[in-house]
RNA sequence: AGUCGGCCGGACGGCCGCUCCAGCGAAACCGAAAGGUUGUUGGGGAGGGAAAGUCCGGGCUCCAUGGACAAACGGUGCCGGAUAACGUCCGGCGGGUGCGAGCCCAGGGAAAGUGCCACAGAGAACAGACCGCCUGCUCCAUCCGGCAACGGGUGGAGACGGUAAGGGUGAAACGGUGCGGUAAGAGCGCACCGCGCCGGCGGUAACGCCGGCGGCACGGCAAACCCCACCGGGAGCAAGACCGAAUAGGAACGGUGCGAAGUCUUUGCGCGCAAGCGCGAAGAGCUUCGGGAUCGUGUCUAGAUCUGGCCGUUCGGGUAGGUUGCUGGAGGCGCCGGGUAACCGGCGUCCCAGAGGAAUGGCCGUCACGUAUGCGGGUACGCCUGCAUGCCAUCCAGAACCCGGCUUAUAGGCCGGCU
Numbered sequence: 001a002g003u004c005g006g007c008c009g010g011a012c013g014g015c016c017g018c019u020c021c022a023g024c025g026a027a028a029c030c031g032a033a034a035g036g037u038u039g040u041u042g043g044g045g046a047g048g049g050a051a052a053g054u055c056c057g058g059g060c061u062c063c064a065u066g067g068a069c070a071a072a073c074g075g076u077g078c079c080g081g082a083u084a085a086c087g088u089c090c091g092g093c094g095g096g097u098g099c100g101a102g103c104c105c106a107g108g109g110a111a112a113g114u115g116c117c118a119c120a121g122a123g124a125a126c127a128g129a130c131c132g133c134c135u136g137c138u139c140c141a142u143c144c145g146g147c148a149a150c151g152g153g154u155g156g157a158g159a160c161g162g163u164a165a166g167g168g169u170g171a172a173a174c175g176g177u178g179c180g181g182u183a184a185g186a187g188c189g190c191a192c193c194g195c196g197c198c199g200g201c202g203g204u205a206a207c208g209c210c211g212g213c214g215g216c217a218c219g220g221c222a223a224a225c226c227c228c229a230c231c232g233g234g235a236g237c238a239a240g241a242c243c244g245a246a247u248a249g250g251a252a253c254g255g256u257g258c259g260a261a262g263u264c265u266u267u268g269c270g271c272g273c274a275a276g277c278g279c280g281a282a283g284a285g286c287u288u289c290g291g292g293a294u295c296g297u298g299u300c301u302a303g304a305u306c307u308g309g310c311c312g313u314u315c316g317g318g319u320a321g322g323u324u325g326c327u328g329g330a331g332g333c334g335c336c337g338g339g340u341a342a343c344c345g346g347c348g349u350c351c352c353a354g355a356g357g358a359a360u361g362g363c364c365g366u367c368a369c370g371u372a373u374g375c376g377g378g379u380a381c382g383c384c385u386g387c388a389u390g391c392c393a394u395c396c397a398g399a400a401c402c403c404g405g406c407u408u409a410u411a412g413g414c415c416g417g418c419u
Base pairs, nucleotide, nucleotide: 001419002418003417004416005415006414007413008412010367011366012365013364014363015362016361018045019044020043021042022041023040024039027038028037029036030035047396052407053406055405056404057403058402059401060236061235062234063233065302066301067300068299069298070297073232074231075230076229077228078092079091080090081089082088093107094105095104096103097102108227109226113225114224115221116220117219130167131166132163133162134161136160137158138157139156140155141154142153143152144151145150175193176192177191178190179189180188194216195214196213197212198211199210200209201208202207240324241323242322243321250315251314252313253312254311255310258290259289260288261287262286264283265282266281267280268279269278270277271276291307292306293305294304295303331350332349333348334347335346336345337344338343370391371390372389373388374387375386376385377384378383
């Protein structure tokens, strides 16, 4: 200098005030009622880091829908483990980054398909020649050898051809470095690396190491659509329960709509001395069977409600008072054991807010921390330390059914590990 982890984020006393719980006491007041208020004693009263965001997961409550299959929609995405569960956490693997301790990862599939890669550039994925390089051909100049013919070399220009190693463009250019080879080049060949396939070893696994074969290829993006694997009812404390009071079991339109048997009552006819029996009709509610309608995507199956008091659309009426849910928990703390850890188990101990327009506050004094000024001492001149006076009460910030996480905000101080 850096990095990782942990803790604190004021304390004490007095006076007055608020709120909850328990005990005691008990009349008055408010109210239509249910119910509420006032007294006294004792005890408790904001974040033990976020109470914030409402991003996840649950506990709990209610809902006629449950099971199976499928679709739509949403979520997760390496391996193993923890957990009530998660998209969280722990450990590991792989990748990136940093000198390092460490930090980060929206970490399955690009050869199932579609799509995108602006601009620049020749060319951006079965690509491509701008500059350049190269042999031969044509022309020009020049040099050397030669009597000449001719042969050889150098330089320049042009067209055809070869090339993708060098340079340029770009975020990225169709493997990288080196050697050989070639007219010049190129995995063209070779070595190593990379990539693909196969085998062996290690590991629960992700994966790693070793060996062999193969010149081997069409890059990146899926926090692009998509494919694959796994998971997923809905609504939510303004959920819900009870008490009191009040109203209209309302109206219109459209659609659709049932039968059998038994039972009871009334009644008719027939038989019978009577008790009663048989047949028919009407009405009532009950039971059973069948059919039909409805039940958060579809099918199958089971079930529930109903039998028009149904389904759909439109209009309209009543209630917003009180009590409860409401704090004993996947709880906190300490010790021991298991585990690398997350965490699990055992023993002991404690009860640590419950408001309801929203309580936990105000004043005074003292101490601590910090800060300003003055004085003194020390000094390695960085600063350290003592006293006095004044200021300050610290940063971010206030429960609302509860819990496990994640994310964001956070002055200052202390402790420990590692580089």
The RNA shown here (Bacterial RNase P class A) has 419 nucleotides and comes from a soil metagenome. It matches the Rfam family "Bacterial RNase P class A". It is annotated as a ribozyme. RNAcentral holds the sequence, with entries from MGnify.